Predicted 3D model of a 71-nucleotide RNA (Fluoride riboswitch aptamer (crcB RNA motif)).
Its mean pLDDT, the model's own confidence on a scale to 100, is 81.
It was read from a public genome assembly, where an Rfam model found it.
[in-house]
RNA sequence: UGAAGGCCGGGUGAUGGAUCCCGCCCGGGCUCGUCCCGAACCGCCGGCCGGCUGAUGGUUCCUGCGCAUAC
Numbered sequence: 001u002g003a004a005g006g007c008c009g010g011g012u013g014a015u016g017g018a019u020c021c022c023g024c025c026c027g028g029g030c031u032c033g034u035c036c037c038g039a040a041c042c043g044c045c046g047g048c049c050g051g052c053u054g055a056u057g058g059u060u061c062c063u064g065c066g067c068a069u070a071c
Base pairs, nucleotide, nucleotide: 009026010025011024012023013022016062017061018060020058021057027037028036029035030033043052044051045050
């Protein structure tokens, strides 16, 4: 000096919010900004037309939607 790993932090896991747990990503640039570039991430079927599942990454709760039954 570089890499890996750990801790802390941030981002993220196809439709809203939250707890806990899990996975993934975390850099670069100068004109220094409410800046630019970039990573993880952005479901499936289908040639097209079009079609399908789901508010979880997983668990639970809330909200919305849908289906069935009872009053």